The part of an RNA shown here (large-subunit ribosomal RNA, domain II) has 715 nucleotides and comes from an Acidimicrobiia bacterium. RNAcentral holds the full RNA, with entries from ENA. Its Rfam family is "Bacterial large subunit ribosomal RNA". Gene Ontology terms of the family: structural constituent of ribosome and ribosome. The organism belongs to Acidimicrobiia, within Bacteria. Its mean pLDDT, the model's own confidence on a scale to 100, is 83.
[in-house]
Context: one part of a larger RNA
RNA sequence: GCCGGCGAGUUAGCGAUACGUGGCAAGGUUAAGGCGUGAGCCGUAGCCGCAGCGAAAGCAAGUCUGAAUAGGGCGUCUAGUCGCGUGUCCUAGACCCGAAGCCGGGUGAGCUAUCCAUGGGCAGGGUGAAUCGAGGGUAAGACCUCGUGGAGGCCCGAACCCACCAAGGUUGAAAACUUGGGGGAUGACCUGUGGAUAGGGGUGAAAGGCCAAACAAACCCGGCGAUAGCUGGUUCUCCCCGAAAUAGCUUUAGGGCUAGCGUCGUGAGUUCCACCUUGGGGGUAGAGCACUGAUUGGGCUAGGGGGCCUACAAGCUUACCGAACCCAGUCAAACUCCGAAUCUCAGGGUGCCACAUCACGGCAGUCAGACCAUGGGGGAUGAGCUCCAUCGGUCAAGAGGGAAACAGCCCAGAUCGCCAGCUAAGGCCCCCAAUUCCGGACUAAGUGGGAAACGAUGUGGGAUUGCACAAACAGCCAGUAGGUUGGCUUAGAAGCAGCCAUCCUUCAAAGAGUGCGUAACAGCUCACUGGUCGAGUGGUCCUGCGCGGAAAAUGUAACGGGGCUCAAGUCCGGAGCCGAAGCUGCGGGAUUUCGUCAAGCUCGGCCCUGCCCUCGGGCAGGGUCCAGGCGGCGGAAUCGGUAGGGGAGCGUUGAGCGGGCAGUGAAGCGGCGGCGUGAGCCAGCCGUGGAGGCCGUUCAAGUGAGAAUGCCGGC
Numbered sequence: 001g002c003c004g005g006c007g008a009g010u011u012a013g014c015g016a017u018a019c020g021u022g023g024c025a026a027g028g029u030u031a032a033g034g035c036g037u038g039a040g041c042c043g044u045a046g047c048c049g050c051a052g053c054g055a056a057a058g059c060a061a062g063u064c065u066g067a068a069u070a071g072g073g074c075g076u077c078u079a080g081u082c083g084c085g086u087g088u089c090c091u092a093g094a095c096c097c098g099a100a101g102c103c104g105g106g107u108g109a110g111c112u113a114u115c116c117a118u119g120g121g122c123a124g125g126g127u128g129a130a131u132c133g134a135g136g137g138u139a140a141g142a143c144c145u146c147g148u149g150g151a152g153g154c155c156c157g158a159a160c161c162c163a164c165c166a167a168g169g170u171u172g173a174a175a176a177c178u179u180g181g182g183g184g185a186u187g188a189c190c191u192g193u194g195g196a197u198a199g200g201g202g203u204g205a206a207a208g209g210c211c212a213a214a215c216a217a218a219c220c221c222g223g224c225g226a227u228a229g230c231u232g233g234u235u236c237u238c239c240c241c242g243a244a245a246u247a248g249c250u251u252u253a254g255g256g257c258u259a260g261c262g263u264c265g266u267g268a269g270u271u272c273c274a275c276c277u278u279g280g281g282g283g284u285a286g287a288g289c290a291c292u293g294a295u296u297g298g299g300c301u302a303g304g305g306g307g308c309c310u311a312c313a314a315g316c317u318u319a320c321c322g323a324a325c326c327c328a329g330u331c332a333a334a335c336u337c338c339g340a341a342u343c344u345c346a347g348g349g350u351g352c353c354a355c356a357u358c359a360c361g362g363c364a365g366u367c368a369g370a371c372c373a374u375g376g377g378g379g380a381u382g383a384g385c386u387c388c389a390u391c392g393g394u395c396a397a398g399a400g401g402g403a404a405a406c407a408g409c410c411c412a413g414a415u416c417g418c419c420a421g422c423u424a425a426g427g428c429c430c431c432c433a434a435u436u437c438c439g440g441a442c443u444a445a446g447u448g449g450g451a452a453a454c455g456a457u458g459u460g461g462g463a464u465u466g467c468a469c470a471a472a473c474a475g476c477c478a479g480u481a482g483g484u485u486g487g488c489u490u491a492g493a494a495g496c497a498g499c500c501a502u503c504c505u506u507c508a509a510a511g512a513g514u515g516c517g518u519a520a521c522a523g524c525u526c527a528c529u530g531g532u533c534g535a536g537u538g539g540u541c542c543u544g545c546g547c548g549g550a551a552a553a554u555g556u557a558a559c560g561g562g563g564c565u566c567a568a569g570u571c572c573g574g575a576g577c578c579g580a581a582g583c584u585g586c587g588g589g590a591u592u593u594c595g596u597c598a599a600g601c602u603c604g605g606c607c608c609u610g611c612c613c614u615c616g617g618g619c620a621g622g623g624u625c626c627a628g629g630c631g632g633c634g635g636a637a638u639c640g641g642u643a644g645g646g647g648a649g650c651g652u653u654g655a656g657c658g659g660g661c662a663g664u665g666a667a668g669c670g671g672c673g674g675c676g677u678g679a680g681c682c683a684g685c686c687g688u689g690g691a692g693g694c695c696g697u698u699c700a701a702g703u704g705a706g707a708a709u710g711c712c713g714g715c
Base pairs, nucleotide, nucleotide: 001715002714003713004712005711006710011092012091013090015089016088017087018086019085020084021083022082023081024080027048028047029046033042034041035040052059053058062074063073064072065071095233096232098230102223103222104221105220106219107218113197114196115195116194117193118192119191120190121189122187124156125155126154127152132147133146134145135144136143160184161183162182164181165180166179167178168177199215201211202210203209236649237648238647239646240645241644246259247258248257249256250255260366261365262363263362264361265360266359267358268357270354271356273351274350275349276348277347278346279345280344281343286338287336288335292332293331294330296328297327298326299325303321304320305318306317307316308315369395370394371393372392373390374389375388376387377386378385400411401410402409415588416587417586418585420584421583422582426578427577428576429562430561431560435575437574438573439572440571441570442569448564454548455547458545459544460543461542462541463540464539465538466537467536475532476531477530478529479528481505482504483503486500487499488498511526515524516523589639590638591637592636593635594634595633596632597631600630601629602628604625605624606623607622608621609620610619611618612617650704652701653700654699655698656697657696658695659694661692668688669687670686671685672684673682674681675680
């Protein structure tokens, strides 16, 4: 890992509550206990109900408050109760598994830490302290030398002890090792045996180390099924409806409570919703400047500054600042003289009859939302950012078609079947279903098929304007002069470094000079003019489509691909077609509802007959009636779905009752085959198997497995 088995909402309480169902009913019912073989019968204590109000005394269909005969609060105008079943809640482990931990009682020092007692061990080599002796030396010493001697947590180095480095090993040879080096090796040394210290305790040359291979509090058992607002898991089917991710509060924020939103039941019966109409509400968008503020220019002008004048006072002046006022121009979430659309409330009308609306009750789930659109706050007029709002949408909980692929975008809401049809978005050259469709125009950039400021004789359309057959624009031929080298500056400055001025003359025309050039001149050229040529040629603005701006990491890689250029690109107009689980057609099913049928079944009421009989009931049969349920037929609407609510079923094991099968072969298992919407079921046959099993109905559960790093087993 797979397969098989096991594996999770249970049980209890004269508990609570609601619904279903049954008994009795202003009543209902027993508990403990007793009697009985038993079914059952007693047992009336108690409980609930029949009356409430008040804190209470108390009063009572009323009562409390209160001075009140006032008002108000809670009541009165009746249905309960006891079983059974189901939903949910409470108390219990309470759907199952899961802590780390806390406490109690014990077991441990055969590992290891320290200590005590008693034993054992340390090859060999080196160094050579004190002491002592002799000699020297001294007044005596000290001291010196040579011997002797053999000290030391001394030196080198085996055993022994340790574990510093490296490599290997890392599903190891080994749950700490091996190999090669390394440290200590007479010591605070190593070691045998016996003994001591025990869990908030020991021991510790101290690392929170060690206390039996996991120690910031050992291990075992118990309290114990501790608790877990947390994670995981929670087993058959079909049918109907179907959420929320919000508000308030919360030692609250990934939990809860109430409300909101779902479902089921009961009641109300159009109250809902949409549109129209009538009458109200409002201060947003926009706009405006009348208020509050901000704000540009100008005018006017208090006040201030500067200047002149001046003994003081005053005066004059100012391209300084400047309140207020005037003119013109602006801005505002916390400005408003104004002011929509949408929205909202109430009355009336019309449409609508839908899983509309409202009330009460049972049961929930939801409290992490996401993106898109629009209006806003925060941020950087960033974010696949964050926070609000929308009687917005989608996803969540929604499949299908489109967007190459792509929860949240576009189209569209899947009851089932069909080798039928029509459409939506989007498409129609090939991949790939459908026009290489029609008409007009644009683009040359593969723009299309990624991007800005900005730049550009790209090209189409429009407008306007200058020049032009008295000859424009472009080209070519020719001219382009004189005062003058203007003045200044400068080494020089002569049209052409710079500053100032920018005149006059000749002329067809020619700047005190457009650019190149020189050291400065020179030289070339332009403006301007004539000629040649002979029809258009310049400027500006608006606009369509293009161009540049344009760099990224495996490989084209910024159309899904191929490929596309009067298009298979773009814009305008048109005709068709394709295209979905949408719509239609045909057939089947379910739910709700309406109509109809009454031939069938059933419940109840009434009448008749028979039997029993503790005289009031029970049982059986027949007739009739009303409404309902089941049912038949027909119509309409509906049938996506997570959490969740409701309904109907299948299957397993066992029990009661009824029926019926089996050695002429039960169950189980294998094969062939069939039925049902599904869980599932089965006629028949064959094989295996060898003793029990099945159907109907009612009941009770150890009742359904794919997931829990589930448990056990097999492989």